This is a predicted structure of an 89-nucleotide RNA (Glycine riboswitch aptamer) from Bacillus fonticola. Of the family's consensus pairs, 91% are formed in the model.
[in-house]
RNA sequence: AUGACAUGAUAGGGAGAGACCAAACUAUUGGCGCCGAAGGGGCAAGCGAGAAUCGUGAAACUCUCAGGCAAAAGUACUUAUCAUGGACG
Numbered sequence: 001a002u003g004a005c006a007u008g009a010u011a012g013g014g015a016g017a018g019a020c021c022a023a024a025c026u027a028u029u030g031g032c033g034c035c036g037a038a039g040g041g042g043c044a045a046g047c048g049a050g051a052a053u054c055g056u057g058a059a060a061c062u063c064u065c066a067g068g069c070a071a072a073a074g075u076a077c078u079u080a081u082c083a084u085g086g087a088c089g
Base pairs, nucleotide, nucleotide: 003088005085006084007083008082009081010080011079012078013077018032020031021030022029023028033069034068035067039065040063041062042061046056047055048054
C1' cells in the first nucleotide's frame, strides 16, 4: 500500500493500399489489381535430450486465410484517467 507489471473500460493520437471495370441499387455480388497495424498461420538463435529425430521457441519479420483499399467505421501501438490483481519494484 501502492511502485513495477498484467487485464479491462473511457477519452485522445493512429499508417498503408483502385471512389478500378461490370451488374445491381446504398453500400452488395463477380472480375482484375493492391495493403498489413484487428485476428490467425509460419520460422532463427537458444534451451531440453547421450546422439539423431523430436519438442519448445519472438516479432512491428513473413504468409495474405480472414480483414482492408472515397468518406464513415475499424486498426496494432501509444498517452492519460479509473477499476481489479498485488512487492515481483
It matches the Rfam family "Glycine riboswitch aptamer". Rfam's curators write: This family represents the bacterial glycine riboswitch. The coordinates come from a structure-prediction model, not an experiment, and the mean pLDDT is 79.